[in-house]
Large-subunit ribosomal RNA, domain VI from a Fimbriimonadales bacterium, 266 nucleotides, folded computationally.
Context: one part of a larger RNA
């Protein structure tokens, strides 16, 4: 751009893609068959490999600064207490969100069409026979639907709600230019969306984000004081203090204010 006005949704499904796997064990039944040894078709359960979509309740991993603890060493004037450096976390112990698997849960299930080797029914040519010449039926993990996503640029370009309206200037034969309308953008505030875009929320008639408050949860009992002890320390105050991403409240703070595009209909 088009999809014969303009616009929001919600669809159809021509079409394309994906998925299609293989064991072990139980029953049936130690049955059928078979001198025995051995040993099933059918049917029906139950469980598993790989592979493969989602997810994070469990169990874990990581969690670059969320707790602690520690060595050396420079600084805050000393103690105390604490920050910087030792990696682009000094190190070590732990971990919340998240992302994830060694982690959960699922799925390859039926059932239909029409074949294929194959096996058949009538059945001539060929008085016989014969599955084929006419006619018909029965079968596979393949095959074509069914399952899964994607899909009206399907130019044959679909439909179904539902929202919007018949200004003005110019030309007057279509039209063309402006300013609306319902809608959209730009711009800002954000995200579990994301290279950027797209997407999706929210913009003061607001919980969109930071804050800040409560809780959840992590670390593991903060300083400072007192008390014991020669001291190192230890104990009380104290399941303390401090916290990133979690769940909630709350208009403090920033989402201001404004531009812009956008029908008149074969």
């Nucleotide at each position: 751009c088009g999809u014969a006005g303009g616009a929001a949704a919600u669809u159809u499904g021509a079409g394309a893609a994906g998925a299609g796997u293989c064991g072990g064990c139980c029953c049936u039944a130690g049955u059928a068959c078979g001198a025995g040894a051995g040993g099933a078709c059918c049917g029906g359960g139950c469980u598993g490999a790989a592979c493969u979509g989602a997810c994070c309740u469990c169990u874990g991993g990581u969690g670059u600064a969320u707790c602690u603890g520690u060595u050396g060493u420079u600084c805050c004037g000393c103690c105390a207490g604490g920050a910087g450096c030792a990696c682009a976390a000094g190190c070590a112990g732990a971990g919340u969100a998240g992302c994830u698997a060694c982690g959960u849960c699922g799925g390859g299930a039926u059932c239909g069409g029409a074949u294929a080797a194959g096996c058949g029914c009538u059945g001539a040519a060929a008085g016989c026979a014969u599955c084929u010449a006419a006619g018909u039926g029965c079968c596979a993990a393949g095959c074509c639907g069914a399952c899964u996503u994607c899909a009206a640029g399907a130019u044959a370009a679909g439909a179904u709600u539902u929202c919007c309206c018949a200004u003005a200037a110019c030309a007057u034969a279509a039209g063309u230019u402006a300013g609306u309308a319902a809608g959209a953008c730009c711009c800002c505030c954000a995200g579990c969306a994301g290279a950027c875009u797209a997407c999706u929320g929210g913009g003061c008639u607001g919980a969109u984000a930071g804050g800040u408050c409560g809780c959840a949860a992590u670390u593991g009992u903060a300083a400072g004081u007192g008390u014991g002890g020669u001291a190192a320390c230890a104990c009380a105050u104290u399941c303390a203090g401090a916290u990133u991403a979690g769940c909630g409240g709350u208009a403090c703070u920033a989402a201001u204010a404004g531009g812009u595009c956008g029908a008149g209909g074969g």

Its mean pLDDT, the model's own confidence on a scale to 100, is 88.
The organism belongs to Fimbriimonadales, within Bacteria.
The RNAcentral record of the full RNA draws on ENA.